[in-house]
Context: one part of a larger RNA
RNA sequence: CUGGGCGUAAAGGGUGCGUAGGCGGUUCGUUAAGUCUGUUGUGAAAGCCCCGGGCUCAACCCCUGAACUGCGCUUGAUACUUCCGCGCUCGAGCUUUGGAGAGGAGUCUGGAAUUCUCGGUGUAGCAGUGAAAUGCGUGGAUAUCGAGAAGAACACUUAGGGCGUAGGCAAGACUCUGGACAAAUGCUGACGCUCAUGCACGAAGGCUAGGGUAGCGAACGGGAUUAGAUACCCCGGUAGUCCUAGCUGUAAACGGUGCACGUUUGGUGUGGGAGGCAACCCCUUCCGUGCCGAAGCUAACGCGAUAAACGUGCCGCCUGGGUAGUACGGUCGCAAGACUAAAACUC
Numbered sequence: 001c002u003g004g005g006c007g008u009a010a011a012g013g014g015u016g017c018g019u020a021g022g023c024g025g026u027u028c029g030u031u032a033a034g035u036c037u038g039u040u041g042u043g044a045a046a047g048c049c050c051c052g053g054g055c056u057c058a059a060c061c062c063c064u065g066a067a068c069u070g071c072g073c074u075u076g077a078u079a080c081u082u083c084c085g086c087g088c089u090c091g092a093g094c095u096u097u098g099g100a101g102a103g104g105a106g107u108c109u110g111g112a113a114u115u116c117u118c119g120g121u122g123u124a125g126c127a128g129u130g131a132a133a134u135g136c137g138u139g140g141a142u143a144u145c146g147a148g149a150a151g152a153a154c155a156c157u158u159a160g161g162g163c164g165u166a167g168g169c170a171a172g173a174c175u176c177u178g179g180a181c182a183a184a185u186g187c188u189g190a191c192g193c194u195c196a197u198g199c200a201c202g203a204a205g206g207c208u209a210g211g212g213u214a215g216c217g218a219a220c221g222g223g224a225u226u227a228g229a230u231a232c233c234c235c236g237g238u239a240g241u242c243c244u245a246g247c248u249g250u251a252a253a254c255g256g257u258g259c260a261c262g263u264u265u266g267g268u269g270u271g272g273g274a275g276g277c278a279a280c281c282c283c284u285u286c287c288g289u290g291c292c293g294a295a296g297c298u299a300a301c302g303c304g305a306u307a308a309a310c311g312u313g314c315c316g317c318c319u320g321g322g323u324a325g326u327a328c329g330g331u332c333g334c335a336a337g338a339c340u341a342a343a344a345c346u347c
Base pairs, nucleotide, nucleotide: 003319004318005317006316007301008300012315014201015200016199017198021194022193023192025088026087028085029084033081034080035077036076038074040072041071042070049065052062053061054060091191092188093187094186095184096183097182098181103177104176105175106174107173108172109171110154114150115149116148117147118146119145120144121143125136126135162169163168205248206247207246208245209244210243211242215241216240220236221235222234223233258314259313260312261311262310263309266292267291268290269289270288271287272286273285274284275283276282296303297302320347321346322345329340330339331338332337
């Protein structure tokens, strides 16, 4: 460079925004760069190929032609692409009205539970396990009643339900705020799609500084178990888990399925909206979310209008296993480490 691929065999970037680039709706005109076309110049010779010839043949040699698929100048063509121009409205966006939602940020409030403290009642056990022991308890525990404090999480409702680009989001109220959806008229007039580099976001854990610490709980201590037991079980328990401000930038970050657009039999649930109907049922329609399945696809499993079907555009990635997502170098990071990423050798 090219071919074939990427749900599960190697392979979709964690997600978004977006630059360069690539690609781009429709009428008419313009241009003639791409494209096509004629002429011409050049494309050394030799070689290859064709015709003919010379060595007795052949190899070899000679001659003519063709070819040299290319490049330059120039004459034209204008369907398609490009350039330029006037337009168009289906793509895209805006406007108005409206309802839905754990979408985000901040502040305040609430009840249940847990633990602790104080007080009352009360007495010998409690806790724990397969069985025990460590542990707690006559300095009065466990149990029970009352009062108080603290932190964290929000049972039921809860649903293959909703929202969000992904990560993710769930007590209640208020304030600020993003997006999607439907209907309707009007407006702008291709303003679009994708996106290397880049920027931003990004669970848990970890790190820095300062707070906080009820429960849980790496490490650690003890008790058991066991041949041993650096475990599984039990009693404790520090970081951490929580908050504020930063850093880290990774996950089975999964639908193991990149994004966008168009096309293609159906059935049945469910969330949101609109229309028909006086209203309900029901029907129609748009957007989401599930299941089952036609054609088709698939190695099979399965997918099947939420495609893994049929097509187009753009990006990312794969190319036998191990070595190895490692070494070295570089960039980033406080560190832990992250990103980029081989080879020898071996099967």
Notes:
A computed fold for a 347-nucleotide part of an RNA from a metagenome, annotated as small-subunit ribosomal RNA, central domain. Rfam family: Bacterial small subunit ribosomal RNA. The RNAcentral record of the full RNA draws on SILVA. The prediction has a mean pLDDT of 89.